[in-house]
């Protein structure tokens, strides 16, 4: 490099609850699992959501568990 059928080591963790920051989408810690073979990483392209303004455009932001496209990895298969 290809593949994720069974099986295993090991990791990750939606709703919701608490704590905390944030106007806000939402971050983060802790309990919890509903998934996850990249649900590890990066806003680069599209998407959705937010905030705010007189304002359609623009802007600053959230989302990498929406898709993509970049990067790096771990078990095991097969040639």
């Nucleotide at each position: 490099g290809c593949u994720g059928a069974a099986a295993a080591a090991g990791g990750c963790a939606a709703a919701c609850c608490c704590a905390u920051c944030g106007c806000g989408a939402g971050g983060u810690g802790g309990g919890g699992a509903c998934g996850c073979a990249a649900a590890g990483c990066u806003u680069c392209c599209g998407g959705u959501c937010u905030u705010g303004g007189a304002a359609u455009u623009a802007a600053a932001g959230a989302u990498a568990g929406c898709g993509g496209a970049g990067u790096u990895a771990c078990c095991a298969g097969a040639a």